The part of an RNA shown here (large-subunit ribosomal RNA, domain I) has 475 nucleotides and comes from Devosia epidermidihirudinis.
Context: one part of a larger RNA
RNA sequence: UGCAUUCAGUGGAUGCCUUGGCGUGCACAGGCGAUGAAGGACGUAAUACGCUGCGAUAAGCGUCGGGGAGCUGCGAAUAAGCUUUGAUCCGAUGAUUUCCGAAUGGGGAAACCCGACCGUAAGGUCACCCGCAAGGGAGCUAACCUGGGGAACUGAAACAUCUAAGUACCCAGAGGAAAGGACAUCAACCGAGACUCCGUUAGUAGUGGCGAGCGAACGCGGACCAGGCCAGUGGCCUCUUUGUAAGAACGGGAACAACAUGGAAAUGUUGGCCAUAGUGGGUGAUAGCCCCGUACCGGUAGAAAGCAUUGAGGUCCUCGAGUAAGGCGGAACACGUGAAAUUCUGUCUGAACAUGGGUAGACCACUAUCCAAGCCUAAGUACUCGUGCACGACCGAUAGCGAACAAGUACCGUGAGGGAAAGGUGAAAAGCACCCCGACGAGGGGAGUGAAAUAGUUCCUGAAACUGGAUGCAU
Repeated sequence: UGCAUUCAGUGGAUGCCUUGGCGUGCACAGGCGAUGAAGGACGUAAUACGCUGCGAUAAGCGUCGGGGAGCUGCGAAUAAGCUUUGAUCCGAUGAUUUCCGAAUGGGGAAACCCGACCGUAAGGUCACCCGCAAGGGAGCUAACCUGGGGAACUGAAACAUCUAAGUACCCAGAGGAAAGGACAUCAACCGAGACUCCGUUAGUAGUGGCGAGCGAACGCGGACCAGGCCAGUGGCCUCUUUGUAAGAACGGGAACAACAUGGAAAUGUUGGCCAUAGUGGGUGAUAGCCCCGUACCGGUAGAAAGCAUUGAGGUCCUCGAGUAAGGCGGAACACGUGAAAUUCUGUCUGAACAUGGGUAGACCACUAUCCAAGCCUAAGUACUCGUGCACGACCGAUAGCGAACAAGUACCGUGAGGGAAAGGUGAAAAGCACCCCGACGAGGGGAGUGAAAUAGUUCCUGAAACUGGAUGCAU
């Protein structure tokens, strides 16, 4: 030095666990904001970093209700206190609520600087837009929605029409949904009867450098159904009377013992009991009957909203002309200008008036059908920043959200932005009094606790790589 065996170290795989995630369903909510939001800065405890809460009344103040013995957040420490004269805690409603931020007296390099007026002071007022005024607006917000703009990569095996795609993205606006909507619609000589959504029709008819591709409708089956108004037995809006259901914290809530093993009984054995409750969680191992719960029963304040109902007030002046249609140029329709109807309109023209007009895919006739150029409209449909409950042939710490931990943190970047690692003693700290070595260390040896200390604080289990000791063999 190598190999083998063994004993250790290092290391943190594996197993087990779960406080955290992921997904689905149902219900709710679908907004907040000049009465100053969302989001922050700075403060705030007897003591201190972070988080949480709160705001100079600062882990809090008042009132009402609940609750009933402990409490002063995470937080484990000490001190000092509070509390049956009902605290802490929970619910409801108020008060306070620094500074920045739409930020709004002016300014500004956000959390800062500088004013004016009124008032003894405390304090209040002073931006802009609309409005005579009263009053309203602004800013934020995950997706869903409507409208206005609107790409390219790509595909066509190149590329230009075409495609991607009216997608991504930008802007404006709204609502809990939005949009659409009560036939100048379809159909085909039979008839249907607003709109929206789903299945089908159907990858059909079509369209298309007839390439790549794009791609309906009628009809049928479902979901849901609702019709109204423009001067009158009316609709809508606002306020209002009465009733109704629903509804906070919360309350009640059944039934088990002995023996054995063990550190511990929920395990085993024996014998019982409850069940409208044998979902679930906890308790020193696996508990229907130990605890919290669960089934079931009960319960209520204030406010708002829903529905029905009573009354009052406000508002809405009747069938739609620079319209339909046409020319030119575009766009949307599955439909690329085509034989191109239909819809929209930048521009130029421009009717009829129910004895009328539109449509039925150029156009004409006949026939059929409907009545444009005014307005409103629930449900069925889309979505989930969020709340509650339940569930999972979802994950179990390199997984599952990036984040189970002081995580959008530490750290990186001028910045936009990027972005981690990191869980587990034990049933209970009982977290090793005391002694010894040592430097009044680190670390260790005894002793003690404990079921266990090779469970001793990155402490469950403790694999491998890697390191060392011992023994054997080889050189």

It matches the Rfam family "Bacterial large subunit ribosomal RNA". The literature on the family includes a 2001 paper in Science by Yusupov et al., "Crystal structure of the ribosome at 5.5 A resolution". Gene Ontology terms of the family: structural constituent of ribosome and ribosome. The coordinates come from a structure-prediction model, not an experiment, and the mean pLDDT is 81.